[in-house]
RNA sequence: GGAGGGUUCGCAUAGUGGCCGAGUGCGCGUGCUUGGAAAGCACGUAUACCGAAAGGUAUCGAGGGUUCGAAUCCCUCACCCUCCG
Numbered sequence: 001g002g003a004g005g006g007u008u009c010g011c012a013u014a015g016u017g018g019c020c021g022a023g024u025g026c027g028c029g030u031g032c033u034u035g036g037a038a039a040g041c042a043c044g045u046a047u048a049c050c051g052a053a054a055g056g057u058a059u060c061g062a063g064g065g066u067u068c069g070a071a072u073c074c075c076u077c078a079c080c081c082u083c084c085g
Base pairs, nucleotide, nucleotide: 001084002083003082004081005080006079007078010026011025012024013023018068027045028044029043030042031041032040046059047058048057049056050055061077062076063075064074065073
């Protein structure tokens, strides 16, 4: 230099146009249970901004584009992995 794959809540992953800020597992928090734990079960659990609250808006590596609608399609860039030279 060329080719391919990848980047999604704290971590690991699924999701490939609409029911998706988004599921599942782990972790964490609270509760139930127990003499107390563990295990199990139930519920909750990303960040920023606005708001008294209820709630709302944005964010899927970054920026742009297509579309009524984008995590998903296209372009550029960054980073990681593999292969070729």

A computed fold for an 85-nucleotide RNA from a Candidatus Uhrbacteria bacterium, annotated as transfer RNA. It was read from a public genome assembly. NCBI's taxonomy places the organism under Bacteria, Bacteria candidate phyla, Candidatus Uhriibacteriota. Its mean pLDDT, the model's own confidence on a scale to 100, is 81.